[in-house]
RNA sequence: UGGGGCGUAGCCAAGCGGUAAGGCAGCGGUUUUUGGUAUCGCCAUUCCCAGGUUCGAAUCCUGGCGCCCCAG
Numbered sequence: 001u002g003g004g005g006c007g008u009a010g011c012c013a014a015g016c017g018g019u020a021a022g023g024c025a026g027c028g029g030u031u032u033u034u035g036g037u038a039u040c041g042c043c044a045u046u047c048c049c050a051g052g053u054u055c056g057a058a059u060c061c062u063g064g065c066g067c068c069c070c071a072g
Base pairs, nucleotide, nucleotide: 001071002070003069004068005067006066007065010024011023012022018055026042027041028040029039030038048064049063050062051061052060
């Protein structure tokens, strides 16, 4: 420098145009003498950033930023 992949909560991770699953962690309730276990509830006005397309974008397009791989 060129090509490809990835970026979603504190961590892992699903999503494939119709408005963010699940697990761990955390907080609260019940249970327990306490802790642990068990169980129930809560937890991303928003998906790396900025634009664009669309009635509607995490998702499609463009440009950046970061990480990984390949080639030179």

Transfer RNA from an Alphaproteobacteria bacterium, 72 nucleotides, folded computationally. NCBI's taxonomy places the organism under Bacteria, Pseudomonadati, Pseudomonadota, Alphaproteobacteria. It matches the Rfam family "tRNA". The sequence was found in a public genome assembly.